Predicted 3D model of a 355-nucleotide RNA (Bacterial RNase P class A) from an Actinomycetes bacterium.
The coordinates come from a structure-prediction model, not an experiment, and the mean pLDDT is 79.
Its Rfam family is "Bacterial RNase P class A". About the family: Ribonuclease P (RNase P) is a ubiquitous endoribonuclease, found in archaea, bacteria and eukarya as well as chloroplasts and mitochondria.
């Protein structure tokens, strides 16, 4: 100097004009009320007033209100270890498995010797495998020469038959390499690797690592197919839910009238009294927070600066243009995931170059 990897921070600043919501203070107008007040609307002054994601409404949790003995079923969710957490599908840190030349990044990562089940094309063969091409034909036969008394021997590749090394299909074909061995072959046998499973021994909480030794044991894969296992999980959600509480509206009681001689009991009451009580509808307030409503507020323009681009330069931190994102709380808090001009600081990799 170029090209990367990860973490973290910022993400406009002063002023000056108009404006906007909430509180408190102090002062008018109008409605309503005999009144205290009570509503609403202006001035004045004070004092506050968005975010790293307030966004998406994914995950858990506080807060409410319904349901709930306890235990199973069903049904959903998680799903390598350990820790953290009020929980979590979050977070730290480690294990394995994959990607990278590296910093490092990425996993939906439990269990295939508990059971059912799946595997398309191609392909001879695909789950208890299998023979198309090709090797061999030892062994029994043909069939061809030779010798011959049975019958011997040599040749053919012709049947029966054996192999699975090689070609070929395929994601996937019953380890690999090399040596013996054979008629060819083949873990058939050995040697070395790989894998797989028993033992031991060491390291670590653990996931799981190294290390030994045995056994030719030698394909396996799919659980984002059922299942099978170990933990969790009751629903709704501030329009939750709680107080008050008009009306010439409902229900009730008391008085009153009928029926009745009286007590219960009914039945009438628009044309009695409006005395008491009650649920709730309009409405109101609480919930609701040092931003904080429900016609839903934090804004707009100007001016200088500031940070970045581009170009100019008489080189002076000077001059011209231009960009300045993403987005905006409505119960609240912890996550995650998605947006986003621009800029910084940190730590690290690889390549090139000088010293």
């Nucleotide at each position: 100097c170029g090209a990367g990897u990860c973490g973290g921070c910022c993400g406009g600043g002063u002023g000056g004009c108009c404006g906007c919501g909430g509180c408190c203070g102090g002062u008018g107008g109008c409605a309503c009320g005999u009144g205290a007040g009570c509503g609403u609307u202006g001035c004045c002054g004070g004092u506050c007033g968005a975010g790293g994601a307030a966004g998406g409404u994914c995950g858990g949790g506080g807060c409410u209100c319904c349901a709930u003995a306890g235990g199973g079923c069903a049904g959903g969710g998680u799903g390598c270890u350990g820790g953290c957490u009020a929980a979590c599908g979050g977070c730290c840190a480690g294990u394995c498995g994959g990607g990278g030349u590296g910093a490092c990044c990425c996993g939906c990562a439990g269990g295939a010797a508990a059971g059912c089940g799946c595997a398309a094309c191609a392909g001879a063969g695909a789950g208890c495998a299998g023979a198309c091409c090709g090797c061999c034909g030892a062994u029994g036969g043909c069939c061809c020469g030779g010798g011959g008394a049975a019958c011997c021997c040599g040749g053919g590749a012709u049947c029966a038959g054996g192999c699975a090394a090689g070609g070929g299909u395929g994601a996937a074909a019953c380890g690999g390499u090399g040596c013996g061995g054979u008629a060819a072959g083949a873990g058939c046998g050995c040697a070395c690797c790989a894998g797989c499973g028993g033992c031991c021994g060491g390291g670590g909480c653990a996931a799981c690592c190294c290390g030994g030794u045995c056994g030719g044991c030698u394909c396996g894969g799919c659980a984002a197919g059922c299942c099978c296992c170990a933990c969790c999980c009751g629903g709704a959600g501030c329009a939750a839910g709680g107080c008050c509480a008009a009306g010439u509206g409902u229900g009730g009681g008391a008085c009153g009238g009928g029926c009745g001689g009286c007590c219960c009991g009914u039945c009438c009451g628009a044309u009695g009294u409006c005395c008491c009580c009650a649920g709730g509808u309009a409405g109101g307030c609480c919930g609701c927070g040092u931003a904080g409503a429900u016609g839903g507020a934090u804004g707009g323009c100007c001016a200088c600066c500031g940070u970045c681009c581009g170009g100019g330069u008489u080189c002076g931190u000077c001059c011209c243009g231009g960009a300045u994102a993403c987005a905006g709380a409505a119960c609240c808090c912890c996550g995650c995931c998605u947006a986003u001009a621009g800029g910084u600081c940190g730590a690290c990799u690889c390549g090139c170059c000088g010293c």